[in-house]
RNA sequence: GCCGCCGUAGCUCAGUCGGUAGAGCACACCCAUGGUAAGGGUGGGGUCACCCCGCCAAGCGGGGUCGGCGGCC
Numbered sequence: 001g002c003c004g005c006c007g008u009a010g011c012u013c014a015g016u017c018g019g020u021a022g023a024g025c026a027c028a029c030c031c032a033u034g035g036u037a038a039g040g041g042u043g044g045g046g047u048c049a050c051c052c053c054g055c056c057a058a059g060c061g062g063g064g065u066c067g068g069c070g071g072c073c
Stems, first nucleotide, its partner, number of pairs: 001072007010025004019056001027043005049065005
């Protein structure tokens, strides 16, 4: 330099067909116990990496930038 994949909650990831974002773990509180752990419930937490285009409407479609991983030379 070229090609491919990926970027969504603190972490690991889903969201594939465009309709306004979720799970598990972690965190806070509650239940429960003589107490602790395990267990059950509730809740907080997101400019969906960034910019632009098209659309009534984009995490999702198109283009570009940045970053990560892998491959080729």
A computed fold for a 73-nucleotide RNA from a Candidatus Altimarinota bacterium, annotated as transfer RNA. It matches the Rfam family "tRNA". The family's RNA type in Rfam is transfer RNA. The coordinates come from a structure-prediction model, not an experiment, and the mean pLDDT is 81. The source organism's lineage runs through Bacteria, Bacteria candidate phyla and Candidatus Altimarinota. It was read from a public genome assembly.